Context: one part of a larger RNA
RNA sequence: CUGGGCGUAAAGGGAGCGCAGGCGGAAAGGUCAGUCUGAAGUGGAAUCCCGGGGCUCAACCUCGGACGUGCUUUGGAUACUGCCUUUCUUGAGUCCGUGAGAGGAGAGCGGAAUUCAGGGUGUAGCGGUGAAAUGCUUAGAUAUCCUGAGGAACACCAAUGGCGAAAGCAGCUCUCUGGUACGUGACUGACGCUGAGGCUCGAAAGCGUGGGUAGCGAACGGGAUUAGAUACCCCGGUAGUCCACGCCGUAAACGUUGUGCACUAGGUGCGGGAGGUAUCGACCCCUUCCGUGCCGCAGCUAACGCAUUAAGUGCACCGCCUGGGGAGUACGCGCGCAAGCGUGAAACUC
Repeated sequence: CUGGGCGUAAAGGGAGCGCAGGCGGAAAGGUCAGUCUGAAGUGGAAUCCCGGGGCUCAACCUCGGACGUGCUUUGGAUACUGCCUUUCUUGAGUCCGUGAGAGGAGAGCGGAAUUCAGGGUGUAGCGGUGAAAUGCUUAGAUAUCCUGAGGAACACCAAUGGCGAAAGCAGCUCUCUGGUACGUGACUGACGCUGAGGCUCGAAAGCGUGGGUAGCGAACGGGAUUAGAUACCCCGGUAGUCCACGCCGUAAACGUUGUGCACUAGGUGCGGGAGGUAUCGACCCCUUCCGUGCCGCAGCUAACGCAUUAAGUGCACCGCCUGGGGAGUACGCGCGCAAGCGUGAAACUC
């Protein structure tokens, strides 16, 4: 290189935007670069192959032929691809009209609960466990009522629901703002798909500076358990968890399933829109588009299973895999304040 693969066996990049590159809708005309075809030149000798000859045969030697995928020049073909010109509307987009939504950012507000503080009532216990103890409590706890402070999170609604590219998003209101579905025409006229590098986003933990700290709670202290108990259980408790700004850049970042387009039986539930039927109006019912689940045919699959949201049938482009361990290690390089992250071997061994 050819070839085989990536849901669970090794293998889909965490996600998006996008330069280069690769690929690209319909019609007509031009060109003839790719492509196809004819001819000419060239394509060293030896070797290989075919035929003949010489050593008694063979190896070996020798003569002739063929081959020589290629290159150059030239004549021709024009379906396909490219390039140029003109045109089109179905791909893509814009406008208009409706709509749903925890999509994002900022500000304000609310109630329940925990804790703490002040006050009232009240008295001997409370708490905790398998059982206990540490702990709290006559300096009045626990319980209960009133008042106040502060931080964090938003019960019910709530869903098998919705939104977002992913990470993720949930009390209520306001402001700013992104995406998206449906409907009807009008407009632009291939403006498209993918995307190595690159850039941006990216849970939790962690880091820097400043703030905040109710509850929870690594570390740590104590009580138990136990042979021991650096644990599981209990009483405490610092960082952290929260906010602002700046880093980090990872994950079972999972649907363990890259993105886009087309095609290929159905049934049923839910969410959003449009139309029809019906009605006084609505519900119901029917059709259709988008999303999200379940079941299931053909087909696929090693099986499990997937099955119009494909793991079916195809096309385009990217990423990745190639026995286990050594090892996501070492070294080098890049990034980072650090922690570390990215890239990523070999010896040896089975």